Annotation: This is a predicted structure of a 71-nucleotide RNA (transfer RNA) from a Candidatus Pacearchaeota archaeon. Its mean pLDDT, the model's own confidence on a scale to 100, is 83. It matches the Rfam family "tRNA". Rfam classes the family as a transfer RNA. The source organism's lineage runs through Archaea, Nanobdellati and Candidatus Pacearchaeota.
RNA sequence: GGAUCCAUAGUUCAGUGGCAGAAUGCACCGCUCCAGACGGUGAGACUCGGGUUCGAUUCCCGCUGGGUCCA
Numbered sequence: 001g002g003a004u005c006c007a008u009a010g011u012u013c014a015g016u017g018g019c020a021g022a023a024u025g026c027a028c029c030g031c032u033c034c035a036g037a038c039g040g041u042g043a044g045a046c047u048c049g050g051g052u053u054c055g056a057u058u059c060c061c062g063c064u065g066g067g068u069c070c071a
Stems, first nucleotide, its partner, number of pairs: 001070007010024004018054001026042005048062004
């Protein structure tokens, strides 16, 4: 330099046009003498910029970062 794949919550992952979810972690409450476990409640995210569309996490182009392969 070329090809290809990936980027979603603090972390690990779903979601592939129509309300953004789970597990775990975190905060609070219950329980407990205290803590843990258990139960309940809550906060928390689509790398960034453009395009298509009534509507984009999803499709297209580019940027950035990362993985693999070729040279």